[in-house]
RNA sequence: AGAGUAAGCUGGGCAGCCGCGCGGCGUGAAAACCGCCGUGAGGAAAGUCCGAGCUCCACAGGGCGGGAUGCCGGGCAAUACCCGGUGGAGGCGACUCCAAGGAAAGUGCAAUAGAAAUAAACCGCCGUUGAUAAAACGGUAAGGGUGGAAAGGCGAGGUAAAAGCUCACCGCCUCUCCGGCGACGGAGAGGGCUCUGUAAACCCCAUCCGGAGCAAGAUCAUAUGAAAGCGAUAAGGCGGCCCGUCUUGCUUUCAGGUGGAUCGCGCGAGCGCGUCCGGCAACGGCGUGCCUAGAUAGAUGGCUGUCCUCGACAGAAUUCGGCUUAUAGGCCUGCUCACCAA
RNA sequence: CCGGGUGUAGCUCAGAUGGUAGAGCGCGUGGUUUGGGACCACGAGGCCGCUGGUUCGAAACCAGUCACUCGGACCA
Numbered sequence: 001a002g003a004g005u006a007a008g009c010u011g012g013g014c015a016g017c018c019g020c021g022c023g024g025c026g027u028g029a030a031a032a033c034c035g036c037c038g039u040g041a042g043g044a045a046a047g048u049c050c051g052a053g054c055u056c057c058a059c060a061g062g063g064c065g066g067g068a069u070g071c072c073g074g075g076c077a078a079u080a081c082c083c084g085g086u087g088g089a090g091g092c093g094a095c096u097c098c099a100a101g102g103a104a105a106g107u108g109c110a111a112u113a114g115a116a117a118u119a120a121a122c123c124g125c126c127g128u129u130g131a132u133a134a135a136a137c138g139g140u141a142a143g144g145g146u147g148g149a150a151a152g153g154c155g156a157g158g159u160a161a162a163a164g165c166u167c168a169c170c171g172c173c174u175c176u177c178c179g180g181c182g183a184c185g186g187a188g189a190g191g192g193c194u195c196u197g198u199a200a201a202c203c204c205c206a207u208c209c210g211g212a213g214c215a216a217g218a219u220c221a222u223a224u225g226a227a228a229g230c231g232a233u234a235a236g237g238c239g240g241c242c243c244g245u246c247u248u249g250c251u252u253u254c255a256g257g258u259g260g261a262u263c264g265c266g267c268g269a270g271c272g273c274g275u276c277c278g279g280c281a282a283c284g285g286c287g288u289g290c291c292u293a294g295a296u297a298g299a300u301g302g303c304u305g306u307c308c309u310c311g312a313c314a315g316a317a318u319u320c321g322g323c324u325u326a327u328a329g330g331c332c333u334g335c336u337c338a339c340c341a342a
Numbered sequence: 343c344c345g346g347g348u349g350u351a352g353c354u355c356a357g358a359u360g361g362u363a364g365a366g367c368g369c370g371u372g373g374u375u376u377g378g379g380a381c382c383a384c385g386a387g388g389c390c391g392c393u394g395g396u397u398c399g400a401a402a403c404c405a406g407u408c409a410c411u412c413g414g415a416c417c418a
Stems, first nucleotide, its partner, number of pairs: 002337005008331003012307007020040007042313001046324002049322005054213004061243004066209005071085005086100001087098004101204002106202002108198003122144002124140006152170002155167003171193001172191008217263003224255007234248004256417003270290005276285003308311001343414007352367004361398001369385005391407005
């Protein structure tokens, strides 16, 4: 100094003026207004794809159906997430990627092409008959052609021509031994090879799963009335069905009323730090410090000055942990490759 | 905010269990008519919203993403 790879951080700064939400104080019985002080979006607040908290339904029952996950071990409240490994694929390498159980349990599908698609004789090769032709019959999967896929690969022997028919090596399957918690790896012996692909097709195996969602739900305020239908062999909680259990009403239509208020609602699986402890790591433990938006038509903005590298994607609404997607620019660290110089 | 559904020709919609996509209206050309409409014949028009993946093969199956659209307050 170039190319690359992995991980992390940041996401305009400062000052002045005007304004907005929430909280506190002035502030009194209460409210409004005003003033002062404090505080006020993100790494994704997004998609709503997973997992949970919380609330109601019986704090959740049995069976069928349905859904999710899918190499091994660990972490976590939990997960489809994370860490470490195994196997496979890519890269010279650092490193990256993988929905990675089962196709010898069964079923389905494989269009077109091709003779043949899970089972084989179209051409070719060889043999017999025949006349050295044509033709017929038989053998043969080495070669040609078709296809995404063609009957283990390759070499030698062998043969009329061929063929795991035989042998060496590689692959596959079975068994035994060794190492590993395990996925798996290594070694040996045997079988001569039988088993095409597809499970993000049905399915099988293992593990797990009740439903609805903060417009959940609770309290207060308000106003309920009428008609029709069904009915304990019913209806509802209950959701695709059955059982079981609890309750006694349920459904529809018409007329009408409220569109408030308070809570849920932010101290939590919370965040930061550490010459600490355990662990390869994810993470756990210990110590210490901090409190950090809370609206309900919905605040978090605008203007001016100045500086710089001229500022991307984007705006909380029940809360967390993940994943995914969008994102200008800047900063830092580890490692790899190539070149040059010493 | 919470929860569903749908994207296929210009428009409205089909498309089983994956094998290469159609219908009606509309459009174009020709015929018929004095001319127009109606009618008849022929024809054009599609990256199946987009991007990846599974598969020999995807409109369909899986994942991500974009757009459109529907429902949900209480007395109940």
Two RNAs folded together computationally: RNase P RNA and transfer RNA, 418 nucleotides in total. It holds a member of the Rfam family "Bacterial RNase P class A". About the family: Ribonuclease P (RNase P) is a ubiquitous endoribonuclease, found in archaea, bacteria and eukarya as well as chloroplasts and mitochondria.